[in-house]
Context: one part of a larger RNA
């Protein structure tokens, strides 16, 4: 001197772009944050041009709820950076080659009985399907070989020849999952450490290598180039700060891991051992008719406590993007916005020109005057900014419409009027920038040196002045 997610006094006009729980990964009222689809199904209601047409949607099925969003507790590790490999896996998507053949039996909604304070069921009857089963049939897949395995929904819609789907197999695109080089913290007042351990063979198991799991056989494997302990801590493009070397950090944006109350634990799927899923256990917390049930804000808002400290219980899907959906469209607290906060940076203002050997005041004073200070009155303009009226875009692609921001925003004009806008810290020396007054080692200052015990430039005040300035000083980190 330069940074900061910063706080704290004292102070604030305005605008643009960014940030805003670092502490308690502390417990959470409320409301929302993942739903769609009737063009897969049956049965229902409700309208009306009442025999068809539209709506509606609790049930069954498909997709998606593994994405977007938070949070950094854990973690010293193939977590993460960067490089290299081989023994996989892939829903939707794009390309390519084929195919869809004959059968079945059920359920759920519904009724009808009935348990229960509720959550929630039980029992019987009755149907549908792109739900679910067999049979068959193959370019596949296993095998030396024979041989064995093994798919489908000919469903939907209509302009009836097209679209949209459905199995297989091959490619690809993007994604995961695995192995290894080498890189990034502190202690040795931590010297040993390790028995699925280090390796081999078989089996099993996985999408797949592989002590990942079992069996048996060997006895190995790391370690002062620091093993194992034990403290610390999510990495990383970046941030900062430095001439660079380095140091320090690691908020926002971007990438990667974890985690979702706590601890396990697997089910569905293409994916997950799942934040708004389940099932066991534990702590809270609520309800209960005491038999039992019911929740998880580290989504966004908000609320309580913790703290020197962090905001609205807003608007809208109008845009970018995501899910479903043939589409119109729903849905989206992602996002796009607007509120708050001088939190930072950036940019404007708070007038402009004349105007006295210089009013008054105030303060010093050698009483002469000096300062204040062109500063104020006064004139003579200006309208950034403010206030008000009037035009008004562009964000909209995609023919129409379609804008939350915004009761018309930015911006233009026009009209009033200097009118709405200075303020903190210091003036002993480092260090710009001084004189009085009071106190009188008292009261008080202070970063460091060191001021104060009657003439204090160092305390307090006042004048003045100096230095940044809508901020300014102090505290705290770090270079």
């Nucleotide at each position: 001197g330069g940074a900061u997610g910063a706080a704290c006094g004292c102070u604030g006009g305005c605008g643009g772009u960014a940030u805003g729980c670092c502490u308690a990964a502390c417990a959470c009222a409320u409301g929302c944050a993942a739903g769609u689809c009737g063009u897969a199904c049956g049965a229902g209601a409700g309208u009306u041009u009442u025999u068809a047409a539209c709506u509606c949607a609790a049930g069954u099925g498909g997709c998606g709820g593994a994405c977007g969003g938070g949070u950094g507790a854990g973690u010293a590790a193939c977590a993460c950076g960067u490089g290299a490999g081989a023994a996989u896996u892939u829903a939707c998507c794009u390309u390519u080659a084929g195919g869809a053949g004959g059968g079945g039996g059920a359920u759920a909604a519904c009724a009808a009985u009935u348990g229960g304070a509720a959550a929630c069921g039980a029992u019987u009857g009755c149907u549908a399907a792109u739900a679910c089963c067999c049979c068959a049939u193959a370019u596949g897949c296993u095998u030396a070989a024979g041989a064995g395995u093994g798919a489908a929904a000919u469903a939907g819609a209509u302009u009836u020849a097209u679209c949209u789907g459905c199995c297989u197999a091959a490619a690809g695109a993007a994604a995961a999952g695995c192995u290894c080089g080498c890189g990034g913290c502190u202690g040795a007042u931590u010297a040993g450490c390790u028995u699925g351990u280090u390796g081999g063979u078989a089996a099993g198991g996985u999408a797949a290598u592989g002590g990942c799991u079992u069996a048996c056989c060997a006895a190995g494997g790391c370690g002062a180039c620091g093993a194992u302990c034990a403290g610390u801590a999510u990495c990383u493009g970046g941030u900062u700060u430095g001439a660079g070397a380095g140091g320090a950090c690691g908020a926002u944006c971007a990438g990667a891991c974890a985690c979702a109350c706590u601890g396990g634990a697997a089910c569905u799927g293409a994916g997950a051992c799942a934040c708004g899923g389940u099932c066991c256990a534990g702590a809270c917390u609520c309800c209960u008719a005491c038999g039992g049930g019911a929740g998880g804000c580290a989504g966004c808002a908000g609320u309580g406590g913790g703290g020197a400290a962090u905001u609205u219980u807003c608007c809208g899907c109008a845009a970018u993007g995501g899910g479903c959906g043939a589409a119109a469209g729903c849905c989206u607290g992602a996002c796009g916005g607007a509120g708050c906060a001088a939190u930072a940076c950036c940019g404007c203002g708070u007038g402009a020109g004349g105007g006295a050997a210089g009013a008054c005041u105030g303060c010093c004073u050698a009483u002469g005057g000096g300062u204040u200070g062109u500063a104020a009155a006064c004139c003579u303009c200006u309208u950034u900014u403010u206030u008000c009226a009037g035009g008004g875009a562009g964000g909209a692609a995609g023919a129409u419409a379609u804008g939350a921001c915004g009761u018309g925003u930015a911006c233009c004009u026009g009209a009033a009027g200097a009118a709405u806008a200075a303020g903190c810290a210091u003036c002993g020396g480092c260090u710009a920038a001084c004189u009085c007054c009071g106190u009188g080692c008292c009261a008080g200052c202070a970063g460091c040196c060191g001021c104060g015990g009657u003439a204090a430039g160092a305390c307090g005040g006042a004048g003045g002045a100096u230095g940044c300035a809508a901020g300014u000083g102090u505290u705290a980190u770090c270079c």
Description: A computed fold for a 479-nucleotide part of an RNA from Coscinodiscus radiatus, annotated as small-subunit ribosomal RNA, 5' domain. The full RNA is in RNAcentral, with records from ENA and SILVA. The organism belongs to Coscinodiscus, within Eukaryota. Its mean pLDDT, the model's own confidence on a scale to 100, is 85.